[in-house]
């Protein structure tokens, strides 16, 4: 240094739900808690999937459609970085 994955050592990290906060929503952060996870470490570049404040068009419902600057890295794909077995 490249490539592979977990019978191991040391170990991370944390779904659902709950409490608190913030948000217009998706959803985030903090504490509980473990469904899982060999990158479930960072990062929206390229898919995709949520949300629809705000604009926009219907058309008078007090609604319906369309849209990301908004979210998801635990939805893949890239890019960066990192412990270890073992070739």
């Nucleotide at each position: 240094a490249u490539c592979u994955g977990u019978a191991a050592c040391g170990g991370g990290c944390a779904a659902a739900c709950c409490c608190a906060u913030c948000g217009a929503a998706a959803g985030a952060u903090g504490g509980g808690g473990a469904c899982g996870c060999a990158a479930a470490a960072u990062u929206u570049c390229c898919g995709g999937u949520c949300u629809a404040a705000g604009g926009g068009g219907c058309c008078u419902a007090c609604g319906c459609c369309c849209u990301a600057g908004g979210a998801u890295a635990g939805c893949g794909g890239g890019a960066u970085u990192g412990c270890u077995g073992g070739a």
Molecule: c-di-GMP-I riboswitch aptamer
Organism: Pseudomonadota bacterium